This is a predicted structure of an 86-nucleotide RNA (transfer RNA) from an Acidimicrobiia bacterium. Taxonomically the source falls in Acidimicrobiia (Bacteria, Bacillati, Actinomycetota). Rfam family: tRNA. Rfam classes the family as a transfer RNA. The prediction has a mean pLDDT of 82.
RNA sequence: GCCCGGGUGGUGGAAUGGCAGACACGGUGGACUCAAAAUCCACUGAUCGCAAGAUCGUGGGGGUUCGAAUCCCCCCCCGGGCACCA
Numbered sequence: 001g002c003c004c005g006g007g008u009g010g011u012g013g014a015a016u017g018g019c020a021g022a023c024a025c026g027g028u029g030g031a032c033u034c035a036a037a038a039u040c041c042a043c044u045g046a047u048c049g050c051a052a053g054a055u056c057g058u059g060g061g062g063g064u065u066c067g068a069a070u071c072c073c074c075c076c077c078c079g080g081g082c083a084c085c086a
Base pairs, nucleotide, nucleotide: 001082002081003080004079005078006077007076010025011024012023018066026044027043028042029041030040031039045056046055047054048053059075060074061073062072063071
């Protein structure tokens, strides 16, 4: 340099044009207990807000579309393969 695969919360990951983060782990609070473990319940991306809620968010930028994590273009990074290596 060329080809292929990938980049999503704290972690593993789901969604392949239609409510992003299902499900699990972890975390926080509560119930139970003399106390703890186990178990059960609620919440758990970020920012703002007393709250109701609002805005933003899938590596970065641009595009297509009513609508993009998903499709197209450019770039960055990671993994694998191939080539080159005087």